[in-house]
């Protein structure tokens, strides 16, 4: 060179057949406790990798690049 699959919150991952993105773990506040850990509550956190298309509507479909793992010459 070819071919495929991933790119969503700090981190590991959902999100049904396009309809207003959420859990877990971390993180901060509280409860308990003599203190920590441990359990429980509760918050906050996202330009959905980047430009463009389609559509009333895009994490999802289509084309352009970035980048990360595999497989084959």
């Nucleotide at each position: 060179g070819g071919g495929g699959c991933c790119u969503u919150a700090g981190c590991u991952c959902a999100a049904c057949u396009g309809g207003c993105a959420g859990a877990g773990c971390a993180g901060c506040g509280g409860a308990c406790u003599u203190u920590u850990a441990a359990u429980c509550c509760g918050c906050g956190g996202g330009u959905u990798c980047a430009g463009g298309g389609u559509u009333c509507g895009a994490u999802c479909c289509c084309c352009u690049g970035g980048g990360g793992c595999c497989c084959u010459a």
The prediction has a mean pLDDT of 81. Transfer RNA from Nocardiopsis prasina DSM 43845, 73 nucleotides, folded computationally. Its Rfam family is "tRNA". From the family's description: Transfer RNA (tRNA) molecules are approximately 80 nucleotides in length. Rfam classes the family as a transfer RNA.